Predicted 3D model of a 98-nucleotide RNA (Bacterial small signal recognition particle RNA) from a Gemmatimonadaceae bacterium. NCBI's taxonomy places the organism under Bacteria, Gemmatimonadota, Gemmatimonadia, Gemmatimonadales, Gemmatimonadaceae. Rfam family: Bacterial small signal recognition particle RNA. Rfam classes the family as a non-coding RNA gene. A source record names the gene ffs.

């Protein structure tokens, strides 16, 4: 020099392991400016009987907190694993040639 193995970088695929948005769960959250349902009263009616409607309970909405075995979105890794050329590089063994 050339072969062959193997191994570090490098480059791509796929998972892992921390973290970390978001959905889902779950609990709190509206005096009025959401929705239902409105005790009381109030107000129209001759009357029957209706109107709007506090408070109260109901629900959602909106925030906020917790939770994870589950979906994601991002960032990281001396982590596993497969790929690659005309990639670079070392390490070993072989063949040539000086």
């Nucleotide at each position: 020099u050339c072969c062959c193995a193997g191994g570090u970088c490098c480059c791509g695929g796929a998972g892992g392991g921390c973290g970390u948005c978001a959905g889902c769960u779950c609990u709190c959250u509206a005096a009025c400016u959401c929705c239902g349902u409105c005790a009381g009263g109030a107000c129209c009616g001759a009357a029957a009987g209706g109107u709007a409607g506090c408070a109260g309970c109901g629900g959602c909405a909106u925030g906020a907190g917790a939770u994870g075995u589950c979906u994601u979105u991002c960032g990281u890794u001396g982590u596993u694993u497969c790929g690659g050329c005309c990639g670079a590089c070392c390490u070993g063994g072989g063949a040539c040639a000086c």